Source information
This is a predicted structure of a 463-nucleotide part of an RNA (small-subunit ribosomal RNA, 3' major domain) from a Candidatus Doudnabacteria bacterium. Its Rfam family is "Bacterial small subunit ribosomal RNA".

Context: one part of a larger RNA
């Protein structure tokens, strides 16, 4: 000067508390771990790993296994010397890679040059190992509100002070006092979304308009104004009035010095170490999906504020479309098919919002709840759905009557509940993830206590 303390003291966070809703008990997905395996590729392992990398594992992908090949290579760049060879379509062996073989056949100043292929040699290659050798990026303390420096000044000195004390703030945010005066990096402001109006514009809408909406520029919000508090001022705090908005209006993007030898050598990139007819290539077929068994995270119910049926009379938002979105129509019970209009899209498409609301049936029951399993028939993508896709019709009809011990999430347009699109993508295990409207609650006396964390103070045999 840190660090710790079952020491003080002050302050703050959904930290507890007062409340919704959850998980831990079922079934199903889905990730880890154990165990198996020929192999079940790797890496992530308290909070900060475990719906993560992965925003798409049937083949590729793919890094792993088995098995068949192939050594200047599947890819780059150079030299030398050879080559009527690119490339297209065929046949025949073969599980393909790959080999044998057929026709057809490059440009060109005709020099052999340019591409091409083969020899040969310099290299190539590696998701081999180190993230404890390293760059980039990332997590986390934590959007906490600290972390420094330049002079001075105070101590032998390490160091102190500034950064402390009063008050105040979401804030080291301000005020005031004070051996300090100044500065920087946070913090606030600028940046984008969103409420509210003005003005142009407008190939959407509408029958029309000073109207919606949309696009772009502006205004508006400052404790500015009043009234108390605050030490008569102050920074400020409480109500109040105007106001769409009020004291940071909501919400985002923005992450200080710094911890954790955190993570990532498998995105990349790179030092060293290592393999070189192999740890490199290609290729077929496995596997990454195994299942006694545990853990994490999600969805679905266990039902009446419910479930079924009428589709009756309803309302959104954001977004994507050309190798695409795919109306109308008809066929099919549906999944789908057929069919082609239109649309590089505010104009067509997707596209029907679903809860809600009216109207009828159940009538408390393992049920007209609840949908796992299975069985039989179909759909679609896709050389190819057996290992291992998704969807659709019947049929069947498991656990599950609200979940121990614990333990999680929210503070308002939130939480719960409801649909809807998006990226990946042939297809899809997406019930994810990210984004978008609908309806829309309930509590917070309060910090004594549990965690975390800040200032300060004391104690220490600890650095």
């Nucleotide at each position: 000067u840190g660090a710790c303390g079952g020491g003080g003291a002050c302050c703050c966070g959904c930290a507890c508390a007062a409340g919704c809703g959850g998980u831990g008990g079922a079934g199903c997905a889905u990730g880890c771990g154990g165990u198996u395996u020929a192999a079940u590729u790797c890496g992530a392992u308290g909070c900060u790993a475990a719906g993560c990398g992965a925003g798409g594992a049937a083949c590729c992908u793919u890094a792993c296994c088995c098995a068949g090949u192939c050594u200047u290579g599947a890819c780059a760049u150079g030299u030398a010397c050879c080559u009527g060879c690119a490339u297209a379509c065929g046949c025949c062996a073969g599980a393909g890679a790959u080999g044998g073989u057929g026709u057809a056949g490059c440009c060109u100043u005709c020099g052999a040059g340019g591409g091409u292929g083969g020899u040969a040699c310099a290299c190539a290659g590696g998701u081999g190992c180190u993230g404890c050798a390293c760059g980039g990026u990332u997590g986390u303390c934590g959007u906490c509100a600290g972390c420094u420096c330049g002079u001075g000044c105070c101590g032998u000195g390490a160091g102190g002070u500034g950064u402390u004390c009063a008050c105040u703030u979401a804030a080291g945010u301000g005020u005031g006092a004070a051996a300090a005066c100044g500065a920087g990096c946070g913090c606030a402001a600028c940046c984008c979304c969103u409420a509210u109006c003005a003005u142009a514009a407008g190939u959407u809408a509408c029958a029309a308009g000073u109207g919606u909406c949309u696009u772009a520029u502006g205004a508006a919000a400052c404790u500015g104004c009043c009234g108390g508090c605050g030490u008569u001022u102050a920074a400020g705090c409480c109500g109040g009035a105007g106001g769409a908005a009020g004291g940071c209006g909501g919400g985002g993007a923005u992450g200080a010095c710094g911890u954790c030898a955190a993570a990532u050598c498998a995105g990349c990139g790179u030092g060293g170490c290592u393999c070189u007819u192999a740890c490199g290539a290609c290729u077929g077929g496995g596997g990454c999906g195994a299942c006694a068994c545990g853990c994490g995270u999600g969805c679905u119910a266990c039902a009446a504020u419910g479930g079924g049926a009428u589709g009756g009379a309803a309302c959104a938002a954001a977004g994507g479309g050309a190798c695409g979105c795919c109306a109308a129509a008809c066929c099919g019970u549906a999944a789908g098919g057929u069919g082609g209009a239109g649309c590089a899209a505010a104009u067509c498409c997707u596209a029907g919002a679903a809860a809600a609301c009216a109207u009828c049936c159940c009538c408390c029951a393992g049920u007209u709840c609840g949908g796992a399993u299975u069985g039989a028939g179909g759909g679609c993508u896709g050389a190819a759905a057996c290992u291992c896709g998704c969807c659709c019709u019947c049929a069947u009809g498991a656990a599950g009557c609200c979940g121990g011990a614990a333990u999680c999430g929210c503070u308002a347009g939130u939480a719960a509940c409801c649909g809807u699109a998006a990226a990946u993508c042939a297809g899809c295990c997406u019930c994810g993830u990210u984004a978008c409207g609908g309806u829309g609650a309930a509590u917070a006396c309060g910090u004594u206590c549990u965690c975390g964390g800040g200032u300060u103070u004391u104690g220490u045999a600890c650095a």